Parts: sequence; structure tokens; C1' cells
RNA sequence: UACAGCAGCGCGGGAGAGUCCGUCGGUCGCAGUGAUGCACCGGUGGCGCCGAAGGGGCAACAUCCCCGGAACCUCUCAGGCACCCAGACCGCGUCGCCAUG
Repeated sequence: UACAGCAGCGCGGGAGAGUCCGUCGGUCGCAGUGAUGCACCGGUGGCGCCGAAGGGGCAACAUCCCCGGAACCUCUCAGGCACCCAGACCGCGUCGCCAUG
């Protein structure tokens, strides 16, 4: 000195599956004289479903044995199922770490 690699941050891209049923609360919303019904928002329960936060499992390999052991595979605990948000991962920028050379 900082190419490659790694980590943080910023920007852009970024899939799947329910606008299901019940129940509770709220709303200067709509209808109604009213009771109430509908709409929307939030909580909660049920059933169905999805995999790309996180988490678990393993083939080769390794090992005397145990232990170890990847993924976009698999499970679905967690999370999610109109839009928004989130989002593995990808690209760019920026800041830092690292010298076999």
C1' cells in the first nucleotide's frame, strides 16, 4: 500500500401462501325512530396454507467410537399469507479489518 475476502451502514432489485370463519373492543363512517345490521381498524380463537428473517435436521467427508459436518434441500418451533412493511440473496456506494504477495 488494501486487489481478492470478511463485517457494518446507505441506496436499488427481491418469491411464496387466506383480503377464510368465529369472537371481543373501537370509530363525529353508512342504513335504521330504535334494537340492530353493514363497513373499516385493532386484539384474540379455529381451520387451511407458505418458506427467503431467525432456529432445527443430514449426504459426501472426517473420526476407533462419540462429537463434527453445506445449501435455494428438508422441518415449520418461530415468522408470514391484499397493499404497505418485512425479507434470504444479488448489485452499487461508503467506512473499517486482514499481507501468503